The RNA shown here (small-subunit ribosomal RNA) has 1524 nucleotides and comes from a metagenome. The sequence is in RNAcentral, with records from SILVA. The coordinates come from a structure-prediction model, not an experiment, and the mean pLDDT is 82. It matches the Rfam family "Bacterial small subunit ribosomal RNA".
[in-house]
RNA sequence: CGAGUUUGAUCCUGGCUCAGAACGAACGCUAGCGGCGCGUUUUAAGCAUGCAAGUCGAACGAGGUGUCUUUAAAUGAAACCUAGUGAUUUUUUAGAUUACCUAGUGGCAAACGGGUGAGUAACACGUGGGUAAUUUGCCCCGAAGCCCGGGAUAGCCCAUGGAAACAUGGAUUAAUACCGGAUGUGGUUGGAGUACACAGGUACUUCGUAUUAAACGGUAGGUAGCAAUACCUUCCGCUUCGGGAUGAGCCCGCGGCCCAUUAGCUAGUUGGUGGGGUAAUGGCCUACCAAGGCGGCGAUGGGUAGCCGGCCUGAGAGGGUGAACGGCCACAUUGGGACUGAGACACGGCCCAGACUCCUACGGGAGGCAGCAGCUAAGAAUCUUCCGCAAUGGACGAAAGUCUGACGGAGCGACGCCGCGUGGGUGAUGAAGGUGUUAUGCAUCGUAAAGCCCUUUUCGGGGAGGAAGAAUAAGAAUGGUCCAAUAGGCCAUUUGAUGACGACCCUCCCUAAAGAAGCCCCGGCUAAUUACGUGCCAGUAGCCGCGGCAAUACGUAAGGGGUAAGCGUUGUUCGGAAUUACUGGGCGUAAAGGGUGUGCAGGCGGGAGAGUAAGUUGGGGGUGAAAUCUACGGGCCCAACCCGUAAACUGCCCUCAAAACUGCUUUUCUUGAGUGCAGGAGAGGGGACUGGAAUUCCUAGUGUAGGAGUGAAAUCUGUAGAUAUUAGGAAGAACACCGGUGGCGAAGGCGAGUCUCUGGCCUGACACUGACGCUGAUACACGAAAGCGUGGGGAGCGAACAGGAUUAGAUACCCUGGUAGUCCACGCCGUAAACGUUGUGCACUAGAUGUUGGGGGUGUCAAUCCCCUCAGUGUCGCAGUUAACGCAUUAAGUGCACCGCCUGGGGAGUAUGCUCGCAAGGGUGAAACUCAAAGGAAUUGACGGGGGCCCGCACAAGCGGUGGAGCAUGUGGUUUAAUUCGAUGGUACGCGAGGAACCUUACCAGGACUUGACAUACAGGUGACUGGCUGUGAAAGCAGUCAUUCCUUCGGGACGCCUGUACAGGUGUUGCACGGCUGUCGUCAGCUCGUGUCGUGAGAUGUUGGGUUAAGUCCCGCAACGAGCGCAACCCCUAUUGUCUGUUGCCAUCAUUAAGUUGGGCACUCGGACGAAACUGCCGGUGAUAAACCGGAGGAAGGUGGGGAUGACGUCAAGUCAUCAUGGCCCUUAUGUCCUGGGCUACACACGUGCUACAAUGGGCAGUACAAAGAGUCGCAAGACCGCGAGGUGGAGCCAAUCUCAAAAAGCUGUCCUCAGUUCGGAUUGGAGUCUGAAACUCGACUCCAUGAAGUUGGAAUCGCUAGUAAUCGCGCAUCAGAAUGGCGCGGUGAAUACGUUCCCGGGCCUUGUACACACCGCCCGUCACACCACCCGAGUUGGAAGUACUUGAAGUCGCUGAUCUAACCUUAGGGACGAAGGCGCCGAUUGUACGUCUGAUAAGGGGGGUGAAGUCGUAACAAGGUA
Repeated sequence: CGAGUUUGAUCCUGGCUCAGAACGAACGCUAGCGGCGCGUUUUAAGCAUGCAAGUCGAACGAGGUGUCUUUAAAUGAAACCUAGUGAUUUUUUAGAUUACCUAGUGGCAAACGGGUGAGUAACACGUGGGUAAUUUGCCCCGAAGCCCGGGAUAGCCCAUGGAAACAUGGAUUAAUACCGGAUGUGGUUGGAGUACACAGGUACUUCGUAUUAAACGGUAGGUAGCAAUACCUUCCGCUUCGGGAUGAGCCCGCGGCCCAUUAGCUAGUUGGUGGGGUAAUGGCCUACCAAGGCGGCGAUGGGUAGCCGGCCUGAGAGGGUGAACGGCCACAUUGGGACUGAGACACGGCCCAGACUCCUACGGGAGGCAGCAGCUAAGAAUCUUCCGCAAUGGACGAAAGUCUGACGGAGCGACGCCGCGUGGGUGAUGAAGGUGUUAUGCAUCGUAAAGCCCUUUUCGGGGAGGAAGAAUAAGAAUGGUCCAAUAGGCCAUUUGAUGACGACCCUCCCUAAAGAAGCCCCGGCUAAUUACGUGCCAGUAGCCGCGGCAAUACGUAAGGGGUAAGCGUUGUUCGGAAUUACUGGGCGUAAAGGGUGUGCAGGCGGGAGAGUAAGUUGGGGGUGAAAUCUACGGGCCCAACCCGUAAACUGCCCUCAAAACUGCUUUUCUUGAGUGCAGGAGAGGGGACUGGAAUUCCUAGUGUAGGAGUGAAAUCUGUAGAUAUUAGGAAGAACACCGGUGGCGAAGGCGAGUCUCUGGCCUGACACUGACGCUGAUACACGAAAGCGUGGGGAGCGAACAGGAUUAGAUACCCUGGUAGUCCACGCCGUAAACGUUGUGCACUAGAUGUUGGGGGUGUCAAUCCCCUCAGUGUCGCAGUUAACGCAUUAAGUGCACCGCCUGGGGAGUAUGCUCGCAAGGGUGAAACUCAAAGGAAUUGACGGGGGCCCGCACAAGCGGUGGAGCAUGUGGUUUAAUUCGAUGGUACGCGAGGAACCUUACCAGGACUUGACAUACAGGUGACUGGCUGUGAAAGCAGUCAUUCCUUCGGGACGCCUGUACAGGUGUUGCACGGCUGUCGUCAGCUCGUGUCGUGAGAUGUUGGGUUAAGUCCCGCAACGAGCGCAACCCCUAUUGUCUGUUGCCAUCAUUAAGUUGGGCACUCGGACGAAACUGCCGGUGAUAAACCGGAGGAAGGUGGGGAUGACGUCAAGUCAUCAUGGCCCUUAUGUCCUGGGCUACACACGUGCUACAAUGGGCAGUACAAAGAGUCGCAAGACCGCGAGGUGGAGCCAAUCUCAAAAAGCUGUCCUCAGUUCGGAUUGGAGUCUGAAACUCGACUCCAUGAAGUUGGAAUCGCUAGUAAUCGCGCAUCAGAAUGGCGCGGUGAAUACGUUCCCGGGCCUUGUACACACCGCCCGUCACACCACCCGAGUUGGAAGUACUUGAAGUCGCUGAUCUAACCUUAGGGACGAAGGCGCCGAUUGUACGUCUGAUAAGGGGGGUGAAGUCGUAACAAGGUA
């Protein structure tokens, strides 16, 4: 940093996809170790069990257990002594020191710490301020004080009720619990006042019968005292006040989600006054008064969501996120409430209500893991019911200490990050084996292994040693300080116990390479390929896509690539994506300019001066917590991780300054804008009136048979008189010519004339106002056609409708009619391809040319002309721009201002909601689902029932055929045991086959063979090969038998045969794996390349254009210049001729003969070889002077003379695996080989190609003439004889210019037939033969006699041919034993026609359109039918949410309250005050009822949409798509 994917290719637009990073992850396969982190993202679901908040005896009383001292009594061991001593034990009394336990009173804590993210869109959070509107326990500093009294109560005891929880009564007791009084430094309050300051502030003075405190409490020590006790001191507490610190409350500016398909909301609502309430401001609450307050700068409503530091990503700006760590907030089963307190409306407190769970004796009770573990359920998914207070921190305590699931640690989990290891060296028989292969081999795994040498990190096993986390407390010692004090407090120094983790870590020794590698991928993107298997199957796939018999894409293997204790997959986020564009996009045609204007708000705004200082800039200050990130340094062996310092935190606030720019205020100016004046053009708009032409109708006349209409017709109209024509009349609508890329208008739009009312615009010169301007969301107005309402009008035209045609159909196109409508008035509708597909305004940026309306100048007698200028309206064009096309002063160029709009295609401008409308319908306007494209411009082709030019027996003009008949032959079909196979539009079908009786032969039946019918090699055996014979058989074969080699160094070899092994063999398959060959377009004139140039590019140019040609043939022109393959020519035959040659050919002359037979000759014919000749060369004309064309001369031949061979790049996956060759696959006692017989020859039928005919231009018979080209020794065969004949006998001659086949036929001459199924025609059939061949039955050809079918010129349709051609006539050859009507050749006779290119077919070039590119046999639309999917409507049914009204009214605060109760205080002793319970009231959670709103789920049925390999019907669109 990019890449893949739309196309035949290209550029662009545009979406989809990939490569990166990350994660509280999950899943699959795999797994050696350690360090540091992290671990219910789902269900704020429910929870068994244990623990998570206590502590203080130095506040207090009591109970209990110890210890010590003491009193008394009893018991009583041993020892001694003898009857006592008495250790000791137990009990008891009192006291005291001291220790512990238990519940209670009291104090402090429990509001922290820990969890979670349900709620919350809010002053909740962040940031910065305010608090003169506040509070703050414990802590610190300062000032002052701590006096005198009093009455209770829990506990304990007794009693009662209860299952329990617990409750009640009586008696009794203490306090640092509670209460009263005193004092008042002070505080508060009221009055008066001063200074500073301004919300209720601070400091101070003064006055007052104003008001307000406390704990002689505790510990320790001292002194006095017998003691009680008193006093003093210390420390800890207590009270009041002031200050600090910390924490909290409240208020404010700014900032951060979505929906307008949520646009109006609000009655305590907004404000005021009085009162209440609070620590404190405030409608926070209340009474009264006023009617306000919020909202397009988004109120209200709905949805979603804890916020932030940060975290992930990114170059950044941004985007996403809010786990862990840290700050704030909210919550604690759901809802409500207060109490206590410095602090709560309180997670492990209380009360009430609801749901749920548990206990129960059924009366009533208990509970709240979103603390740590753990359980259940849910889920793809997330841990131990662990250890310890050793450290850090917290609560309490004077302290020791106690408590602490905070925390420190360990356990589980590859969940993440980081680190280490799984060995190192040497080692080539390049082993075996696997795999591949071009295979006696080679390559690869691969120095890999084994082997040898070395090491032992880490882990495992064994052993040894050592450190850090520990700082200090109590206590002790010393010194200092306070103190009366060696009590005690404080400070410093020295000592001084304590380790959960854990014998974990670290170091060393022993042991042995020992116990430790997987996962994904290998078609492109994307690093890495082969074999086998499979055969659109199985499968794969992130996108493009792979798989239908040779899969680098599936599966396996081998090899390779990547990564590594992990690797892949899935999910999510950012990136790439400039694909929401602030940085940094667009809107003529790709998605996208509102139909047009007016204009409120808003945004933006001309020149000059002054002021200000909001924005802006600079300096300084505060804050921006820490952690994180970054830089540097340091600590764990390194790293992750941790520590320190710096930087950063881009922000907010305060303050000082500056004054250019913007803003604001003010003064001023005229150029923007406007007004006045004088002119001007115009289908600008409204109203009234008027006009002529045309059309239709009516009346009348003339007049007669049609008219009208169409591609052609018909419906229609007309003898009841049409059309046509003449005259008169009526009606409505529209305004020819002028008329014009002319004019006007904002757009829609506006067209006869006159009058009238009225808007805008342009020009000119002066005067005036003095920025008054531009744009413009919502809004308002206008707005074609169609349509709607009411009332008119209605000539023509004309949806619907009717009829007639067309058609397979024709609900269309065409025709005849025709209603609404079109017209007018009034009112709606509000949309169009409302388009220049181009928003409005201003400014700037080369020109040329036309036109409309003005003004000016030069010039002129005048006008035209010419020049300048303003405002419009066109065309062309430079720079520039654009993806290209194009735009280009009328911008799509360069800038500014403002508005509207776009973000892949389809679904869909649909659904739904709202809104407008009488309706039709309009405006606004989604989603699910689905595809990998959809699209723009341009390019090359192809195509068009597009255009132009041109060619061809393409048509036309002709001649002759085919299609009808019979037969021949090929094909299809059918049949068959088999009818072998292939070819099968043109380009298969007398084709492969140039010749199937056997053979051929590939097919079928039957019989046989198995190293084979054929080739090569090896091993073993054998001696042949071969020639006979026998049996069997259809033959092949099988079985048997006789005879039988050569060389030799004697080992053997040559050559055969047999057996065995490799292999042979295959007309088996694939022509869609191939080579070669061939057909066809097409003998059409085309197809390309190099360099250059143009284009972003595909490509173009050249090759197009003007001529010309058979031709891309040639010439000219030209950003092209050249070249190649084709064309032509070179080759062959033929036509003329020359030279040479002269037998087997020829014969003019001479001789000769029956005969060129012979002599002779080589002139001629002819043959052969080599030449010549024709080149538009010559002349005239046309053309451009060219190329060339036309005509002519000469010439045997004239414009490529005629014919042949010759076939460019390519197309048809054209044909051929059965000519041959060949890859893969298949068969191997058969799909090979041999043999006999059969079949390829079948036959209701259909088609192609031919032959013979249908007759008189003929047929028969007789006579008679003239070829060319071929063939011949397994051959052609003469003369002669035989046969009617096919042919036979026989064999002269000839290996051929010698001989033979061989007779040419049509023709000509003569004659018969006379128009008929015939003297035409010859099929078919019978008989008799000939020839070939082992063999003519299936199944040959020919001959003779007899027979004598169809057929009388052929429907639709269709073929060939342009001159020696068609037509017609015969001759020959190949194949071949025999067997042509076919094929290939040869000559004889020998025409007609071509105006011409409109049409059919094929082709070439140019151009045009295209939605085609498998290329029109293309593409493609809609209904219907079937399957699946999501959605909409839906009688309803059933949940949820918030709301309003009423109902109910728990707990509880507040207020009121008497007839109840009441220790402290007062009292005149009666009572009072206060308080408590009770009652009442306001508020009030919950509940219930009703109502509508919003939002889910579900539903008979209805609806369209999407998708699906082959369904049905048509053919709407793309070409003029056949009606643009």